[in-house]
RNA sequence: GAUAAAGGCAAACCUGCCGCGAGGUAGGGACGCAAAGCCGAGAGUCUCCGGUCGAUUUCGAUAGACGGAAUCGAAUGGAGAAAGUCUGGUUGCCGAA
Repeated sequence: GAUAAAGGCAAACCUGCCGCGAGGUAGGGACGCAAAGCCGAGAGUCUCCGGUCGAUUUCGAUAGACGGAAUCGAAUGGAGAAAGUCUGGUUGCCGAA
């Protein structure tokens, strides 16, 4: 790859179990999938932890400077998640014109 045939996978959601979490796993279930088989190597995304900077709130002190705590945000470091985001690697079923 064909309105072919044989077979395959299974999103959301629900339930049990595992994980702090992203998520995983088993069963149910099908939105879809021609690699929606396998591999976290690159980009991006997501989670947890750390310090840094900024903003807000609050507390302490006060003449002030200042200090503590909480929340949010940014870039960054570490550890992770996802192959159904893209790239890359690798293996492979059927097969007309």

Model confidence (mean pLDDT): 81 of 100. Predicted 3D model of a 97-nucleotide RNA (c-di-GMP-I riboswitch aptamer) from a soil metagenome. The RNAcentral record of the sequence draws on MGnify.